The RNA shown here (Lysine riboswitch aptamer) has 157 nucleotides and comes from Bariatricus massiliensis.

RNA sequence: GAUAGAGGCGCGGGGUUCAUCAGUACCAUAUGACGACAGGCUGGGAGGCUGUCAUAUGAGAAAGGGGAUACCGCCGAAGAGAUUGUCAUCCCAAAGGCAAUUUCUGGGACGGUGCAUAAGAUGCACCGGACUGUCACGGUUGUUGUGGAGCGCUAUC
Numbered sequence: 001g002a003u004a005g006a007g008g009c010g011c012g013g014g015g016u017u018c019a020u021c022a023g024u025a026c027c028a029u030a031u032g033a034c035g036a037c038a039g040g041c042u043g044g045g046a047g048g049c050u051g052u053c054a055u056a057u058g059a060g061a062a063a064g065g066g067g068a069u070a071c072c073g074c075c076g077a078a079g080a081g082a083u084u085g086u087c088a089u090c091c092c093a094a095a096g097g098c099a100a101u102u103u104c105u106g107g108g109a110c111g112g113u114g115c116a117u118a119a120g121a122u123g124c125a126c127c128g129g130a131c132u133g134u135c136a137c138g139g140u141u142g143u144u145g146u147g148g149a150g151c152g153c154u155a156u157c
Base pairs, nucleotide, nucleotide: 001157002156003155004154005153008075010074011073012072013071015069016068017067018066027058028057029056030055031054032053033052034051039050040049041048043092044091045090046089078105079104080103081102082101083100084099085098086097087096106132107131110128111127112126113125114124115123116122134148135147136146137145138144139143
């Protein structure tokens, strides 16, 4: 340097299906209120379009997120932060998607705090003490203590 592997409720992807989202949004009808220099269309501005709100009745979704299932790609698998660019009628900002660079994190679970979200589901970040895999250094009959990090570890060539 190449190849092949290990950690385990291991990581990620789209497909199918189920519940939730929600009797919500949108639409129709009726009544009432505001009203054309008003109000609404994401936060603001420009431009454009257009009535808006409340109640009752009728009909009535979807996306994201989640469970199950088999399959696919894998073991920095992957996740998050920062910066830059890009996506939309235009500008600014925020959020989101994608790409590049860079930083941190071995892994899953549990508890606490915070953020996102319709959500006690779920995801992410930080903290905590255990568990677990790996290597190093000590002790040891059995096996145990301390510490490190995946650009690591093991095997073969």

Notes: Model confidence (mean pLDDT): 78 of 100.